[in-house]
Context: one part of a larger RNA
RNA sequence: UGACGGGGGCUCACACAAGCGGUGGAGCAUGUGGCUUAAUUCGAGGCAACGCGAAGAACCUUAUCCUGGACUUGACAUGCAUGGAUUAGCUUGGUGAAAGCCAAGUGACACCUUCGGGUGGAACAUGCACAGGUGCUGCAUGGCUGUCGUCAGCUCGUGCCGUGAGGUGUUGGGUUAAGUCCUUAAACGAGCGAAACCCUUGUCCCUAGUUGCCAGCGAGUCAUGUCGGGGACUCUAGGGAGACCGCCGGUGUCAAACCGGAGGAAGGCGGGGACGACGUCAAGUCAUCAUGGCCUUUAUGUCCAGGGCUGCACACGUGCUACAAUGCGGCGUACAAAGAGACGCCAACGCGCAAGCGGGAGCGAAUCUCAAAAAGCGCCGCUCAGUUCGGAUUGCAGGCUGCAACUCGCCUGCAUGAAGCUGGAAUCGCUAGUAGUCGCAGAUCAGCUAUGCUGCGGUGAAUGUGUUCCUGAGCCUUGUACA
Numbered sequence: 001u002g003a004c005g006g007g008g009g010c011u012c013a014c015a016c017a018a019g020c021g022g023u024g025g026a027g028c029a030u031g032u033g034g035c036u037u038a039a040u041u042c043g044a045g046g047c048a049a050c051g052c053g054a055a056g057a058a059c060c061u062u063a064u065c066c067u068g069g070a071c072u073u074g075a076c077a078u079g080c081a082u083g084g085a086u087u088a089g090c091u092u093g094g095u096g097a098a099a100g101c102c103a104a105g106u107g108a109c110a111c112c113u114u115c116g117g118g119u120g121g122a123a124c125a126u127g128c129a130c131a132g133g134u135g136c137u138g139c140a141u142g143g144c145u146g147u148c149g150u151c152a153g154c155u156c157g158u159g160c161c162g163u164g165a166g167g168u169g170u171u172g173g174g175u176u177a178a179g180u181c182c183u184u185a186a187a188c189g190a191g192c193g194a195a196a197c198c199c200u201u202g203u204c205c206c207u208a209g210u211u212g213c214c215a216g217c218g219a220g221u222c223a224u225g226u227c228g229g230g231g232a233c234u235c236u237a238g239g240g241a242g243a244c245c246g247c248c249g250g251u252g253u254c255a256a257a258c259c260g261g262a263g264g265a266a267g268g269c270g271g272g273g274a275c276g277a278c279g280u281c282a283a284g285u286c287a288u289c290a291u292g293g294c295c296u297u298u299a300u301g302u303c304c305a306g307g308g309c310u311g312c313a314c315a316c317g318u319g320c321u322a323c324a325a326u327g328c329g330g331c332g333u334a335c336a337a338a339g340a341g342a343c344g345c346c347a348a349c350g351c352g353c354a355a356g357c358g359g360g361a362g363c364g365a366a367u368c369u370c371a372a373a374a375a376g377c378g379c380c381g382c383u384c385a386g387u388u389c390g391g392a393u394u395g396c397a398g399g400c401u402g403c404a405a406c407u408c409g410c411c412u413g414c415a416u417g418a419a420g421c422u423g424g425a426a427u428c429g430c431u432a433g434u435a436g437u438c439g440c441a442g443a444u445c446a447g448c449u450a451u452g453c454u455g456c457g458g459u460g461a462a463u464g465u466g467u468u469c470c471u472g473a474g475c476c477u478u479g480u481a482c483a
Stems, first nucleotide, its partner, number of pairs: 001483002003480003007477007015467002019430005026321008034312002042053002065307007074130001078129006089106007109120004132296002135294003141290002143285003146281001148279001153192006159168003172183003198273004203241007213230002217228003244267001247261005323423001327382007339370003344363002349358003389420001394415007436459007
């Protein structure tokens, strides 16, 4: 100087407390361990691995995964040498699961030309350099990332103090979300962080008015901004205004600031996002990529068929659906936002109980389509029961995608109707448009095991203004046989 303490002081955080909803019990989905297997490819491992890499494992993907069949300058790149027009390409046959192997036929291009031929590019064959490796080492590395933590810290120049390591500054008194600011002071300044600058949302104004809008005027329709027209309004998308403790009162050291109030759409950082200091964990990744070294080279490379990654006495994590009446079912009826669309989204209409099929209009989309939002509201039934709750499992019959749904896809109808009566010890999230609850869209994608993930809106609470305790963190101080 740090680190540590079942030392002390001050302070903070959904850390506890106060509340609301869960997990742990059930069924199923998914990841992991274990077991099994010819193989169940590999990585990730307290927090910070376990719906993680994987934003799509039937084949492909896919990997020293397994079994089997093939190739050897190779599936891919560059160079050299030799060959000769045989080749490239195309066609056909045999064998085969395919890849591949064997055989036959046809057959190019450019330049020079003494029309005999010669030379050359691409390509082929052979040979040689080499290619190739998701093989090993993340404890050789770059890059990227997680974490402490959006915590308020981490340092430097000069000066001063100390023999020196080092200290001071950065401590003290206030204050703040903040090393934020004020003040004091042998310090005076500065940098990286904090804040601000950026995006978005909340109010108003200006500009613009189509594909959006429709107040007033006119036309038309069973009806609809449908048409003429209009720019008022909504909205769209560009610019601007607005919030600064600016104003008033109080507290405070005449300070920084704090408390209350007015005005205001918004008030003391208005809400959300992006943004992550010096460093820690030899943290993670050699399987995104790059890369040193090592290993391999008729194989650890390459191609192919089939299987596996989906196996199931069991254990754990994360979820979905429930156990019901604040509910379930039926009929009727409202109101979103954000997105996607040409190998696409697919309207009207017809067929089918339905999945779906036929059909073909429009739309590269503020124009057309996906598209119905759902919870909500109104009426009716159910009356506390393993039920009109719950839907697992299984049988049958169909539909769709795809070369192909046996291993191993999704969807529909009929039938079947399991466990489950609110869950032990324990444990998680959340402080407001939040939790809970309700649906919608997208990426990946032929299809989908999505209940996942990333977004979007609808409805919309309770509790706490406390810091004794648990956990983690910051500053000061103290002890130490630790570094």

Background: Predicted 3D model of a 483-nucleotide part of an RNA (small-subunit ribosomal RNA, 3' major domain) from an uncultured Planctomycetota bacterium.